[in-house]
């Protein structure tokens, strides 16, 4: 130098003028402050608050999780290991218990797909044809039929009833043997998962469990629009006090005259007791609005210390939005990236572009998206020294 593989960090700077959101000071003009992310985004996990409620033992169902250690407040996260899978590697992927309880399913192809098959093939006996060779009975090759045998070889398929090798045999075959897998037993190693090694057993057990199921283990629900507190107006509930008609007469004041809700009792120009309505006065609930929950918290930063990591511990420092129909922008100067023109070419001049994305009750993971940039450790392959 080129190709790659892990891991972290940052993601437009810097002023200036006008806005907006909240917070502290002021009678006030005003003043100081503070104001979007690493994902504030999916809402997938786990918790912290709050309610509902009793869910504690037991059943039964229904969902999650599933190798081993470890870390955490706690997970389905996180480190670290083992084992399996891919890569030369560095690493990168795994929902990684159980297929000798049970049950289902395994397309097509193919002859046979679970306690299975013989389609091509290989072989014995035995029959028929040819050809060689022999004096004959015979033998040797080839090619075709019967009975059987075999599962080595082909072929199918993702998957064919253990793999390769020697022996054996007619041909063959765990039929023997070896070695390697399985698989039991022991012995060592490791907290485990597992690993190693040595011995038996010819082998009994195909796959699938993000197909039912069996085992374990864990599991109430609903979410800040949670809840809590003030509390209009209108409209209704409820309770009590008054009241119930007004015309003749266009106004006001005296006076007459008619006539003065319903419904029961009654001593009958009246009482009383219940109803309708009618006004005010009270009390209760809702809505509409405020106010709180509201940001200091499993917080950040830094020094040391444990630990292989995750992560802990100790000391010190620090205060980094809280809106709620919902602020966090906007101009304009100068820097920078980066692309296009012009300029032989550099300087240097125009011109354009700035990744994703955008808080909402808070925290710890996961996953997603995302232009450019910077750093650190590693591998592989070339060259040179």
């Nucleotide at each position: 130098c080129g190709a790659g593989c892990g891991g972290g960090c940052u993601g437009u700077g810097c002023g200036a003028u006008c806005g907006c959101c909240c917070c502290g000071g002021g009678a006030g003009a005003c003043c100081g402050g503070g104001g979007a992310g690493g994902a504030a985004a999916g809402u997938c996990c786990g918790a912290a608050c709050u309610c509902c409620g009793a869910a504690c033992g037991g059943g039964c169902g229904g969902c999650a999780u599933g190798c081993c250690g470890g870390g955490u407040a706690a997970u389905c996260c996180c480190c670290g290991g083992u084992c399996g899978c891919g890569g030369c590697g560095a690493c990168g992927c795994g929902a990684a218990g159980g297929a000798a309880a049970g049950u289902g399913c395994c397309a097509c192809a193919g002859a046979g797909a679970a306690c299975a098959g013989a389609c091509c093939g290989c072989c014995c006996u035995u029959c028929c044809c040819g050809g060689g060779c022999u004096u004959u009975u015979g033998u040797c090759c080839g090619g075709g039929g019967a009975c059987g045998g075999c599962a080595a070889g082909g072929g199918u398929g993702a998957a064919a009833c253990g793999g390769u090798g020697c022996g054996g045999u007619a041909a063959g075959a765990g039929c023997g043997c070896a070695c390697c897998g399985c698989u039991c037993c022991g012995c060592c190693g490791g907290c485990a998962a597992c690993g190693g090694c040595g011995g038996g057993g010819g082998c009994a057990c195909g796959g699938u469990a993000a197909a039912c199921c069996c085992c374990a283990u864990g599991u109430g629900g609903a979410g800040c629009a949670a809840g809590g507190c003030c509390a209009a107006a209108u409209a209704g509930g409820g309770a009590g006090a008054c009241g119930g008609a007004g015309g003749g007469c266009g106004c006001c004041c005296g006076u007459c005259c008619c006539g003065u809700c319903c419904c029961g009792c009654u001593u009958u120009c009246g009482g009383c007791g219940g109803g309708c309505c009618g006004u005010c006065u009270c009390c209760g609930g809702g809505u509409c609005g405020g106010c709180u929950g509201c940001u200091c918290g499993a917080g950040c930063c830094c020094c040391g210390g444990g630990g292989a990591a995750a992560c802990c511990c100790c000391g010190g420092g620090c205060c980094g939005a809280g809106a709620g129909g919902a602020a966090u922008g906007a101009u304009c100067g100068u820097g920078g990236a980066u692309c296009c023109g012009g300029g032989g070419a550099a300087a240097c001049c125009g011109g354009g572009u700035c990744a994703c994305a955008g808080a909402a009750u808070u925290c710890g993971g996961c996953u997603u998206a995302c232009a450019g940039g910077c750093c650190c450790g590693c591998u592989c392959g070339g060259a040179c020294a």
Overview:
Bacterial RNase P class A from a Thermoanaerobaculia bacterium, 385 nucleotides, folded computationally. Its Rfam family is "Bacterial RNase P class A". Rfam links the family to the GO terms dimeric ribonuclease P complex, ribonuclease P activity and tRNA processing. The family's RNA type in Rfam is ribozyme. About the family: Ribonuclease P (RNase P) is a ubiquitous endoribonuclease, found in archaea, bacteria and eukarya as well as chloroplasts and mitochondria. The organism belongs to Thermoanaerobaculia, within Bacteria. Of the family's consensus pairs, 96% are formed in the model. The coordinates come from a structure-prediction model, not an experiment, and the mean pLDDT is 78.